[in-house]
RNA sequence: AGAGUUUGAUCCCGGCUCAGGAUAAACGCUGGCGGCGUGCUUUAUGCAUGCAAGUCGAACGGAUUUUGGUUUUCGGAUUAAAGUUAGUGGCAAAAGGGUGAGUAACACGUAAGUAACCUGCCCCAAAGUACGGAAUAACUCUGAGAAAUUAGAGCUAAUACUGUAUGUGAUAGCGAGGGUAAUGCCUCGUUAUUAAAGUCUUCGGGCGCUUUGGGUGGGGCUUGUGUCCGAUUAGCUAGUUGGUGGGGUAAUGGCUUACCAAGGCUAUGAUCGGUAGCUGGUUUGAGAGGACGUACAGCCACACUGGGACUGAGACAAGGCCCAGACUCCUACGGGAGGCAGCAGCAAGGAAUUUUGUGCAAUGGGCGAAAGCCUGACACAGCGACGCCGCGUGAGGGAUGACGGCCUUCGGGUUGUAAACCUCUUUUUUCAGGGACGAAUAAUGACGGUACCUGUAGAAUAAGUCUCGGCUAACUACGUGCCAGCAGCCGCGGUAAUACGUAGGAGGCAAGCGUUAUCCGAAUUUACUGGGCGUAAAGAGAGCGUGGGCGACUCUACAAGUCGAAUAUUAAAGCUCCCGGCUUAACUGGGAGAUACUAUACGAUACUGUAGGGAUUGAGGACAGCAAGAGGAGACGGAAUUCCCGGUGUAGUGGUGAAAUACGUAGAUAUCGGGAGGAACACCAGUAGCGAAAGCGGUCUCCUGGGCUGUUUCUGACGCUGAGGCUCGAAAGCGUGGGGAGCAAACAGGAUUAGAUACCCUGGUAGUCCACGCCGUAAACAAUGAACACUUGACAUAGGGAGUAUUGACCCUCUCUGUGUCGUAGUUAACGCGUUAAGUGUUCCGCCUGGGGAGUACGGCCGCAAGGCUAAAACUCAAAGGAAUUGACGGGGGCCCGCACAAGCAGUGGAGCGUGUGGUUUAAUUCGAUGCAACACGAAGAACCUUACCAAGACUUGACAUGUUGGAAGUAGUGAACCGAAAGGCGAACCACCUGUUAAGUCGGGAGCCAUCACAGGUGCUGCAUGGCUGUCGUCAGCUCGUGCCGUGAGGUGUUGGGUUAAGUCCCGCAACGAGCGCAACCCCUAUUGCCAGUUAUUUUCUCUGGCGAGACUGCCUCGCAAAACGGGGAGGAAGGUGGGGAUGACGUCAAGUCAGCAUGGCCCUUAUGUCUUGGGCUACACACACGCUACAAUGGGUGGUACAAUUGGUUGCAAUAGAGUGAUCUGGAGCUAAUCCAUAUAAAGCCAUCCUCAGUUCGGAUUGCAGGCUGAAACCCGCCUGCAUGAAGUUGGAGUUGCUAGUAAUCGCAGGUCAGCAUACUGCGGCGAAUACGUUCUCGGGCCUUGUACACACCGCCCGUCACGUCAUGAAAGUUAGUAACACCUGAAGUCGGUAGGCUAACUCGCAAGAGAGGCAGCCGCCUAGGGUGGGACUGAUAAUUGGGACGAAGUCGUAACAAGGUA
Repeated sequence: AGAGUUUGAUCCCGGCUCAGGAUAAACGCUGGCGGCGUGCUUUAUGCAUGCAAGUCGAACGGAUUUUGGUUUUCGGAUUAAAGUUAGUGGCAAAAGGGUGAGUAACACGUAAGUAACCUGCCCCAAAGUACGGAAUAACUCUGAGAAAUUAGAGCUAAUACUGUAUGUGAUAGCGAGGGUAAUGCCUCGUUAUUAAAGUCUUCGGGCGCUUUGGGUGGGGCUUGUGUCCGAUUAGCUAGUUGGUGGGGUAAUGGCUUACCAAGGCUAUGAUCGGUAGCUGGUUUGAGAGGACGUACAGCCACACUGGGACUGAGACAAGGCCCAGACUCCUACGGGAGGCAGCAGCAAGGAAUUUUGUGCAAUGGGCGAAAGCCUGACACAGCGACGCCGCGUGAGGGAUGACGGCCUUCGGGUUGUAAACCUCUUUUUUCAGGGACGAAUAAUGACGGUACCUGUAGAAUAAGUCUCGGCUAACUACGUGCCAGCAGCCGCGGUAAUACGUAGGAGGCAAGCGUUAUCCGAAUUUACUGGGCGUAAAGAGAGCGUGGGCGACUCUACAAGUCGAAUAUUAAAGCUCCCGGCUUAACUGGGAGAUACUAUACGAUACUGUAGGGAUUGAGGACAGCAAGAGGAGACGGAAUUCCCGGUGUAGUGGUGAAAUACGUAGAUAUCGGGAGGAACACCAGUAGCGAAAGCGGUCUCCUGGGCUGUUUCUGACGCUGAGGCUCGAAAGCGUGGGGAGCAAACAGGAUUAGAUACCCUGGUAGUCCACGCCGUAAACAAUGAACACUUGACAUAGGGAGUAUUGACCCUCUCUGUGUCGUAGUUAACGCGUUAAGUGUUCCGCCUGGGGAGUACGGCCGCAAGGCUAAAACUCAAAGGAAUUGACGGGGGCCCGCACAAGCAGUGGAGCGUGUGGUUUAAUUCGAUGCAACACGAAGAACCUUACCAAGACUUGACAUGUUGGAAGUAGUGAACCGAAAGGCGAACCACCUGUUAAGUCGGGAGCCAUCACAGGUGCUGCAUGGCUGUCGUCAGCUCGUGCCGUGAGGUGUUGGGUUAAGUCCCGCAACGAGCGCAACCCCUAUUGCCAGUUAUUUUCUCUGGCGAGACUGCCUCGCAAAACGGGGAGGAAGGUGGGGAUGACGUCAAGUCAGCAUGGCCCUUAUGUCUUGGGCUACACACACGCUACAAUGGGUGGUACAAUUGGUUGCAAUAGAGUGAUCUGGAGCUAAUCCAUAUAAAGCCAUCCUCAGUUCGGAUUGCAGGCUGAAACCCGCCUGCAUGAAGUUGGAGUUGCUAGUAAUCGCAGGUCAGCAUACUGCGGCGAAUACGUUCUCGGGCCUUGUACACACCGCCCGUCACGUCAUGAAAGUUAGUAACACCUGAAGUCGGUAGGCUAACUCGCAAGAGAGGCAGCCGCCUAGGGUGGGACUGAUAAUUGGGACGAAGUCGUAACAAGGUA
C1' cells in the first nucleotide's frame, strides 16, 4: 500500500466482499511448564448457611472469676489487686466494600465564584474548667405473651440530663470609621444574650471538657462553557417570570406562603419522545476523526419497590428507624420476622463467567492512654489457555537415499536426514539435600519447605490445528456424479472436480489453532482535512422578499474576533522517551515529556468587526431617443367549416391498403344566391422579437409593466443571495352560470384480426370558448440555481449609437445589448462544453449518498373531490447505472453481386414401377446420417458369406498376437467309422520336418502339441474427452500482422473516401508506410501451329499418339474519363480482353458429421457384450415424404433398309470366324498380357421406305400365367434374362417447387467401377443441338459503408403485466389485550410543620405546705403527601376474522407492452 466482483471487451459512477488490528468474549478440535493480569456483559431476578463493625473498665454503677488482707455468729461480710463484661455513657457505625437501575441533569468534565455557607476527629493560638440539683437503665419484686417483646412497683452511678455564676470571646440590635465591583467584609464603642466533666497518675503531669480565632483536609450552593438521536415532537409555562412582606435553611434562591405586576423559554430547536451513569482513559486510524467507558482511578446515583423524617459534625443512612406495597419465612392464628447491587456459596436465566479456601505476617482503617480487639478492606492461595509474556517437546552425525505409504510416462519420484543406528546434553520432569528477601523489632511470615541453589536418574514426561480454485502462501490420486455436500465474495458439483469426501504431500500459525459475534480501518462510501449535482443519485417550475450569511474605495479611533509571549490549571494511573528491579519479557519503580481546553493580566493592530468622516466605479434616479406576437379592457374585419332558406340539376356521394357502416329519388354530392352562429386569425413568419417562468401572433383605440441606447446631471454602498413566507404558474380536472361552428376522451357502429375492449373508417357526448372561484402539477428541459469578476477568436442575425467619406450612410469601420453556429486554451469518464462555460475564482441558496421495496405505508398540513406536499421501515438482490468500443441484428438507409428474381427451355408435384427415409409391424426387421448442409446418403452393388440383428446349438488362454513356467513322446500332421443341421464331440489307422550329436528315429535343442499364468477379444458406451478426415457458409472476397500515428482505454487508422474490377483487381487521394494468408498467376485437360520420335498401315504428306517449343500481352489504332487505372469500338489472329473446363477452399462459424473405415483417453463385459455354426432377418406394409425410370403419343409407334463416334475394359479375363436355337443362350476356342486381338459392330437418335390416323389406340407397358436360359453348394422367403400369352393406371398433372446462359439446356445411345450373378443408381464418353436475359422494383443468399439498439448463448435475442400455486416480511381492520407518563375528582399511612391541648408532667420560679406558674408531652385538628380507587383522553407495543399491495420461487396460463422506424416512434 491494496485486491475480487456489473461487460464480449473498455473507461467511469457505484454498492457488496476480503486481506489488518482489537475484545471482560463464547463455541469446535487439541493441550507440557512458569510469571503477571483477569473472570455474571444475561434477571437492579430470588436467596439456604457462615462470615463482612465494632471498641473503650484510664467515663459509670453493678454482676462475676481468681488471688491476698481484715473480720466472722463460719452462713458470710468487708477490703485490695488482677481478670471477664450484660447495661448506662463516649467514639465509630455517613468510612471501607458492592452495583449502574434511574438520570440528557450544574449529573459529569473543565474554569471560576461564595461579600451567601458548614466542618467531628487532627494541628496552631488565646481564655476557662466555679457552685448545685433531679432522675434513670442495669439490679430486685410482681405481671402479660407461643415468640418477638413488654407493663407496673422499688433501688442506684456517671464524661448521661439539668439550674446558677463568670464572659477571653462569640452572636444580635444601635452608632461611628475603614475597605470593596458589591449587599451578610473588617475594626471600634455601647446594650442584650450565651460555656464547661471529669478521669488516670510514677504527683512532674497526661488524656479529656467549654468558648473563640486561624489552619489542613472534607463538604454545601452558584455561574461560564462542553456533553447522544428524533421536527413524521412547534409551540411550552400559573409558583409559571419578577417584586414586596412573612416563614424556612449552615447558606443564596418561588425553597415556601400572602399580595402585586404579566411576565419567562423557543427555529442558535423550547416542550415532548427514545437511548444512556459521566470522566481520566481504552481501541482503531498517517492524521482529522470513529466506536467504546470492563478491570484500575475521580465524581455521581442506588441499596426489595415507593414515601418520610429521627439521631448526628456529617445521612434523609439501608449489615438504623417509621409507614405503604409486592414477595418469602415462623406462629399456639392472637401476632411476629426478613432484605447478599459486601465475601464465599445456591437456584434461575443464559453461548457464557471461579473456592461456602488461608491469614491479619504486610499495607490501610475503627476504638482504646496502652496492651490489644475487630477488619471477606487487604495480603495470599485455589479453579478457568480467558488474555499478555517467557520456556520446552532435544542437539550433532547418519544414504543402500531402508521398510511402509502415496504418485507414476513403470524409468522413477516423493515422504526424506526424516527414521533406524552412533555420539552428546538435561531447560523441563523425577527423587534427595540446602533454603530465603518480604520484618520496621525484643517477639510476630498466611504465602511456604514456596522462589532460588546443589546433586541423582534418564531422550527420557510433552504437538496440535487450520488451510491448499482466485483474492491468498500451499497439488496430486481415489470416491461421488447438480446427488451428497462446500461457500467471506466471485462461485464449485450434471462421469476425467487442484473448489464436495478420503488419502498422500504441501503451506501457515503454534500450546494453541480455527469459527462465530462486536468495534475501528481499508471506506476520499457523509468528503473540516477530503466528494459531488448537463447524460451516472442529485438545480426547487418561476419570481418577490423576512430572518440569516456574505459584501467595493479611502481616513481616524477602539481592540470583540485574530496573533504573541507570560502565569495558573489540566489528580494519580495510563501514553512517549531515558534509567533501573525481577535470569529475559510481560509486569513493575524512578525521572523527563506531551498538541490542547479554560481563566487572568499584558502587548500587537495587517485583516475581519464596531463607531465616526469622506469619495464614486457597484446600485438607483433625472433628461433625450428607440424597438417589440409583453399584460389588461373595448370596438371592428375578411377568408374558411357547419347549419338554414331558395334556384339549377340527377344518381350516386363519402371513405379506405381494400371495403363497409354512414348520407342520398322524401332529391344528396356538385353548383349559384341569401341568411345564422361559434371558434381561430392563412400569406407576412425568420435557430426573428417580447416576457421571471408558464407563455404571447388579424386590425384599431385606451390603461399598465419591463428593456436597450446616449449625455455623465443627481443620490452616495442604498448591494448580492435568500431558510421559513407570499405571489404567479401549460394541459387535463373540479364548482356555479353562459355558450357550443369545428375538433373530440367516453360511447355506438363498420372494418382488420386467432382475438382487437387498439391502430383505420362513419358518427358522437363531456371538454375545448367566456365570466367568477378552485386545483398547483408536466420530459414545467438547455434534463445546466442566482449574482459578480477574469480568460485567444471567426461568422451570421435583431435593436440602438458613433466615426470617416459622401449630395445622401445604401456598402464600410468601431462600439453597447440580445439570439445562434463553429472553434483556442482549459475542462470532462467519455459524449461534449467552450466570453450565453460544463474554463478560472468568490458569495449565498437548493439537492445527492447502491438497486428494488417507494415517491409507497403510517402520521401531519393543504384540497369540494381527484389528489398534492412532507416522507420511512421490514424484506430482498450483487448488482442497478453512464459514456464510448467491436460485433450481431432491424418489418433502418445507400452502393454492389449471384440462374437470386425477371426473360426463356425442360421438368417435378398427378399415374405405374425402382430406390431411400419416416412411421407401423416383428423374435429380429443391425447401426449411423435428420432444415439448407439426412432421405439412389455410409452401401463402387444384403440369396449363403457380407452381417454388426434374431432363434437354436456349441467353445472358454479362446477364431487371432506375444511372453513365462511346466509337461507329454507314435509327437506335429492326415484323418476312416459313429452322434449331429452344421459347428463340435469321440477317435481306429497312417505318419513327419529343421539343427547339433550318436554305432543307432541314441540323446539334446527348435518348430509344432498339451497345461498354467500374464493376457487376447468386443461393430459394447461416450464424436459433448480426442486425433485424423469431411460437410457448410463459399471459389464468397475477405482475414490479419509489424512499425508509426490517434485514443486514459476497449480499440481505431492502414482495410475508409473518388473511380474501376470477376476479385482488398488496379489507379488516384489520404497519418500512414510496408508485409502475410487468401484473389490472380504458376499445375492439368482442351482449341491453333512448328520440330522430333513413334504405333498401326500399302505409304514420306495428312490423320493419330507422345515429347519439346511457338502463340494472347489491352501488344497496336481510336474514343471516353482532370489524369491514371479502366471501359467502348476496331485491325490482325485458330483464339481477345481471367479464350473454355478442372484441380486448388484464407481467418473462422456450426460442442455440424464420423469411437461402424482407421487410430485413441476413460468407462464397461471376460464359460460372455468374446468366438464358431445352421436357419431366419436387414427384402415386412393401412400410410407419408424424397430421388429417379417409363409413359400418357403422330416432332409419335411398329417394320424393313442404310450412315457416322468417343471414353474405357480384358488371362480366375475379353472372346472372333463357324454352327444350334424364335430368343435368352449353348457348342466351340482363331486371336489378344493389347494403338496389333476381342467387347465393337449394327452405337442410338439420324436418313430412306412403308403401315398405323387421334382411339385408352399397332399409345402405354404395370400385373399375372405358362415355358425356358444363365450364374452359383444353393435362386422358396430373395437374382437377372428370354419366348408366348395377359394388357392395369395413365389423355400432360392443384397449391407449390427444381435445373439450366452455349457446344450449355433438352434429347440419343456407349463404356466403366462394384460384381459369381444382379444398375432405372453412380462415374465417365461422345452424337444431335436450341430459346432467352428489358433490367435490378420485388423474393432468397452474400459483400462494403452508414444508422439505431435495453441484443453479446448475439432476434430461434431480450423482455412486460394479469391470472394460478408456494414461502416470507409488511400496511389497513370490527375488535381484544398489555404497558408508560400525565390530568380531573374521591380517599389517604407514616412523618415534618402549624394550631390546640379540658388529659399528663422529676429538675427552674413562687410558696412553710398544699399548690400555682413557666416550659414540655400524649391526644385531637389542619396543610402537604406515598399509595389506592373512579373517569375520560394521549402515546407505545402484542394479537385478530378479513383485506391491500410487495419480494422471492420449477420448465405453469394468457397475450406481446418496451428494446430496430420493435412493426401505431

Notes: RNAcentral holds the sequence, with entries from SILVA. This is a predicted structure of a 1465-nucleotide RNA (small-subunit ribosomal RNA) from a metagenome.